Transfer RNA from Candidatus Scalindua rubra, 74 nucleotides, folded computationally. Rfam family: tRNA. It is annotated as a transfer RNA. Rfam links the family to the GO term triplet codon-amino acid adaptor activity.
[in-house]
């Protein structure tokens, strides 16, 4: 180097399988404590890889790029 199969969502780990983008953890704030840890209740954080199509309505269906992983061939 070809080809084939998977994966790309929040700072990290993963949901959501067409119909308001959520959890846990880690971040801030507050209570509580003599402090500290833990625990509790709160906020904040995402153009859902990038560009197109489909569709009323896409993270989710279809194309093509890219990026990572497996395997298979020379």
């Nucleotide at each position: 180097a070809g080809c084939u199969a998977g994966c790309g969502u929040a700072g990290c780990u993963c949901a959501a399988u067409g119909g308001c983008g959520g959890a846990g953890c880690a971040g801030c704030u507050g209570a509580u404590u003599u402090g500290u840890a833990a625990u509790c209740a709160g906020c904040a954080g995402g153009u859902u890889g990038u560009g197109g199509g489909u569709u009323c309505a896409a993270a989710u269906c279809c194309c093509a790029c890219c990026g990572c992983u497996a395997g298979c061939u020379u």